[in-house]
RNA sequence: CUCUUAUCAAGAGCAGGUGGAGGGACUAGCCCGAUGAAACCCGGCAACCGGCACUCAGUCGAACGACUCGCAGUGCACGGUGCUAAAUCUUGCAGAAACGUUGUUUCUGAGAGAUGAGAG
Numbered sequence: 001c002u003c004u005u006a007u008c009a010a011g012a013g014c015a016g017g018u019g020g021a022g023g024g025a026c027u028a029g030c031c032c033g034a035u036g037a038a039a040c041c042c043g044g045c046a047a048c049c050g051g052c053a054c055u056c057a058g059u060c061g062a063a064c065g066a067c068u069c070g071c072a073g074u075g076c077a078c079g080g081u082g083c084u085a086a087a088u089c090u091u092g093c094a095g096a097a098a099c100g101u102u103g104u105u106u107c108u109g110a111g112a113g114a115u116g117a118g119a120g
Base pairs, nucleotide, nucleotide: 001120002119003118004117005116006115007114008113013042016041017040018039022032023031024030026092028090029089043084044083045082048080049079050078051076052075053074054073055072056070057068058067059066060065088112093109094108095107096106097105098104099103
C1' cells in the first nucleotide's frame, strides 16, 4: 500500500502540565480556537486483539477429578492498539416518501473516511 471482516447516535480533564496558531480527512457548508488550536506528557473512556478469573460446553474417567479447544457468556483492565467538541458535525452518489414546485425536509442504501483483527 491492497484485500477481507467487525464497529462507527453511548463513554471520556468547563482548574492538569509543556506548547504556541491552528484545527474539525477531502468538497461545499457549518463550527471549534489567545476564556488558548495542532503536537507531546499526564489523567480518563471503551473493551477490538492477547492475557487472567469464573460459568457453560466438549473429551477422558466408574467416581472424585483431569485435560482441551470453543465463530459461547460474564468479569478484570495486566499487555498491544484505539478513542477522549458537535452522529463519522452535516454534506457530496443512487433510490423512496412528504411538502411543494423544481427546491426543502425525512428515510434507506452505496461511496468515501476512521479504528481493530486477519491475509497478501
RNAcentral holds the sequence, with entries from Rfam. Predicted 3D model of a 120-nucleotide RNA (SAM riboswitch aptamer (S box leader)) from Xylanibacillus composti. It matches the Rfam family "SAM riboswitch aptamer (S box leader)". About the family: The SAM riboswitch is found upstream of a number of genes which code for proteins involved in methionine or cysteine biosynthesis in Gram-positive bacteria. NCBI's taxonomy places the organism under Bacteria, Bacillota, Bacilli, Caryophanales, Xylanibacillus.